[in-house]
């Protein structure tokens, strides 16, 4: 310097052709249990890297930008 690939709750992750964001896990309350683990029932958390643009609507298109990775030079 040129390319590709990934960035989404605390952590791994998923999110079909653009429709108002979800699963394990942990977490917090209740409850079953003498207790611990374990079961159940509820609930908090997320401006989807960042910014700008197309849309009636973007996590999903488009342009830039940043991190981190891989491949070429």
């Nucleotide at each position: 310097c040129g390319g590709g690939g990934u960035g989404u709750g605390g952590c791994g992750c998923a999110g079909u052709u653009g429709g108002u964001a979800g699963c394990g896990c942990g977490c917090u309350u209740g409850u079953c249990u003498g207790g611990g683990g374990g079961g159940c029932a509820a609930g908090a958390g997320g401006u989807c890297g960042c910014g700008u643009g197309u849309u009636c609507a973007a996590g999903u298109c488009a342009c830039g930008u940043c991190a981190c990775u891989c491949c070429g030079a």

Transfer RNA from a Clostridia bacterium, 73 nucleotides, folded computationally. NCBI's taxonomy places the organism under Bacteria, Bacillati, Bacillota, Clostridia. Its Rfam family is "tRNA". About the family: Transfer RNA (tRNA) molecules are approximately 80 nucleotides in length. Gene Ontology term of the family: triplet codon-amino acid adaptor activity.